[in-house]
RNA sequence: GCCCGUGUAGCUCAGUGGUAGAUCACACCCUUGGUAAGGGUGAGGUCGUCGGUUCGGCUCCGAUCACGGGCU
Numbered sequence: 001g002c003c004c005g006u007g008u009a010g011c012u013c014a015g016u017g018g019u020a021g022a023u024c025a026c027a028c029c030c031u032u033g034g035u036a037a038g039g040g041u042g043a044g045g046u047c048g049u050c051g052g053u054u055c056g057g058c059u060c061c062g063a064u065c066a067c068g069g070g071c072u
Stems, first nucleotide, its partner, number of pairs: 001071007010024001012022002018055001026042005048064005
């Protein structure tokens, strides 16, 4: 230099065009004589960034940034 992949909650990840979710962690509550385990509720997100397509974009297209891999 060229090619490919990944980027979503504090963490690990789902979500392949129509309301953004799960697990763990966190806060509160229930349960217990107490703890652990278990159950319930809640908070937490400008979906890496910018632009385009579309009635509508986490999703499709382009550019860019970061990380990983391959080739030379």